[in-house]
RNA sequence: GGCUGAAAAAGGCAAACCGGGAGCGAUCACGGUGCGCAAAGUGGCGGACCUCUAAAAAAUAAAGGUAGCCGAACUACCGAA
Repeated sequence: GGCUGAAAAAGGCAAACCGGGAGCGAUCACGGUGCGCAAAGUGGCGGACCUCUAAAAAAUAAAGGUAGCCGAACUACCGAA
């Protein structure tokens, strides 16, 4: 340095729910809380799912959302086996 992740240390993030706010909506940010997470850090690259519009229905198209759905990419604390 790389791989890796413990009955380690220092920390970090924060599900559901509640409060009020924004949005047609999926959902988002803030405050409380604490399900959990070794990348639950970053950004929509690929897939998937969700919303809206078009459409009689379906398929499909376009616009948006989810990074705590999966994969990949970039970055990163510590040091047992």